RNA sequence: UGAGUUGUCCGGGUGACCGCGGUCCUGCAGCGAUGCAGGGUCGAGGAAAGUCCGGGCUCCACAGAGCAGGGUGAUGGCCAACAGCCACCCGGGGCGACCCGAGGGACAGUGCCACAGAAAGCAGACCGCCGCGAGCAAUCGCGGUAAGGGUGAAACGGCGGUGUAAGAGACCGCCAGCGUCGCAGGUGACUGCGGCGGCUCGGUAAACCCCACCCGGAGCUAGGUCAAGAGGCUGCGCAAGCAGCUGCGCGGCAGGGUUGCUCGCCUGCAGCCGCGGGUAGACCGCAUGACGACGUCGGUAACGGCGGCGCAAGACAGAUGGUCACCGAAGGCGCGCAAGCGCCGGAACAGAACCCGGCUUACAGGGCAACUCAUCCA
Numbered sequence: 001u002g003a004g005u006u007g008u009c010c011g012g013g014u015g016a017c018c019g020c021g022g023u024c025c026u027g028c029a030g031c032g033a034u035g036c037a038g039g040g041u042c043g044a045g046g047a048a049a050g051u052c053c054g055g056g057c058u059c060c061a062c063a064g065a066g067c068a069g070g071g072u073g074a075u076g077g078c079c080a081a082c083a084g085c086c087a088c089c090c091g092g093g094g095c096g097a098c099c100c101g102a103g104g105g106a107c108a109g110u111g112c113c114a115c116a117g118a119a120a121g122c123a124g125a126c127c128g129c130c131g132c133g134a135g136c137a138a139u140c141g142c143g144g145u146a147a148g149g150g151u152g153a154a155a156c157g158g159c160g161g162u163g164u165a166a167g168a169g170a171c172c173g174c175c176a177g178c179g180u181c182g183c184a185g186g187u188g189a190c191u192g193c194g195g196c197g198g199c200u201c202g203g204u205a206a207a208c209c210c211c212a213c214c215c216g217g218a219g220c221u222a223g224g225u226c227a228a229g230a231g232g233c234u235g236c237g238c239a240a241g242c243a244g245c246u247g248c249g250c251g252g253c254a255g256g257g258u259u260g261c262u263c264g265c266c267u268g269c270a271g272c273c274g275c276g277g278g279u280a281g282a283c284c285g286c287a288u289g290a291c292g293a294c295g296u297c298g299g300u301a302a303c304g305g306c307g308g309c310g311c312a313a314g315a316c317a318g319a320u321g322g323u324c325a326c327c328g329a330a331g332g333c334g335c336g337c338a339a340g341c342g343c344c345g346g347a348a349c350a351g352a353a354c355c356c357g358g359c360u361u362a363c364a365g366g367g368c369a370a371c372u373c374a375u376c377c378a
Base pairs, nucleotide, nucleotide: 001374002373003372004371005370006369007368008367009366010365012327013326014325015324016323017322018321020043021042022041023040024039025038026037027036028035029034045349049360050359052358053357054356055355056354057219058218059217060216069215070214071213072212073211075087076086077085078084089103090101091100092099093098104210105209109208110207111204112203113202126149127148128145129144130143131142132141133140134139157175158174159173160172161171162170176200178197179196180195181194182193183192184191185190223284224283225282226281231246232245233244234243235242236241248276249275250274251273252272253271255267256266257265258264291310292309294307295306296305297304298303331344332343333342334341335340
C1' cells in the first nucleotide's frame, strides 16, 4: 500500500418561534371536583419491529401417576429462566485472522434416495477381462469375474504382493475405519500411545420413530377499587321547575289483601333497615427495576460481590410535530497535472402501549480498536 476477519460506537447538529402529551409550582374562580392564565421540567429505538423463545406480574385450575401434545439434545460453567451467553471438545470450510454445526440413536422397526446408470439395499453386470462352444471370418451363444472403464452426491475399504484361466480380504504386509482392553493426561466431553479381534457393515431422524430431560391453561381487553346518568315514582309548585327515593339481586320489618278478630296464606315496585353485585365513566395496575452508568474486588470469560451516585415517555381515536436561520454526511456537476476549489443537493431502517432477558429480521452513511494474508522499503 492492497485484500480481508472480528468486536464496538454513532446514526443528522445548534438556535429562535409556534404547537402536542405528562408532571410540578404560582395566581385567579369554585365548598369541592375542576377550569383558566403564567412559568419550570420530562417526552422513542438500536432495533421501539417480527411476536420466535424464556421469565416477572395477574386470574383460573391443581393429591399423585400415566396417556396425548409441544420443546430441547456433545462437555463444563453463567443466568430468574431460555432454543440465550462464556469457555472448551468433536466434525466441516478457509493459506490465515476466523466462520458454520437442533452436535443423542441408522444392527428396534418403517419409509425415502430425483436425474444418470446394468445395478441405489436381503445389490448388480453396459463396456472390458478370462474359459468353453459355434462360425472361413466379422461375430454370436453359455459360463466365470468384479481388478480396469463408464454413471452418479453416494456403487460394499486404500496401496503393494501372493494367488488365478481371469479375478476377488480368497490369503499376507502396511494404512484408514469400527469394536474392545490397558496405560497416561483432563472436573468432563475427549485426546495421545500400545495390544487384540472379525476383516469393512451406504446415506437420510428440522422423515415417521426410539431414548433421555423439560413443559398446567389463559393473558394488561390480565386483574382490582370507586361508581353515574337517562327513565320511573313521591312531595311541593298554577306552571317552568325544585327536592327526595328508586333506577341490579337477596333477606327482614312497616304497610296492603283475605277474615268479625288472632294465627296462617298472598302481596310487599318508587316507605324503613341490612347484606351482596355492577353498565357508562373515573382511578389503580403503570414506570424504583433480575434498573442504569461509575469505581473496586473475585473469575480466562459469560457473570457475580461490595460501595456511594442517578431516576430518564407513560398516551388510551392513542402526544413526541411544524416553520425559519446557520452548519452539514452520502451523492452529482464543473475547473485543475495533482493537492484542492466552486456550485447543486439535503440524511437509512423505522417508531413506544404491562415490564424485562434473548434471538431473528430491516438499516443511507460514518468513526474506533485488535488481528490475518500478500507485496514493497529500511

The RNA shown here (Bacterial RNase P class A) has 378 nucleotides and comes from an Actinomycetes bacterium. Its mean pLDDT, the model's own confidence on a scale to 100, is 77.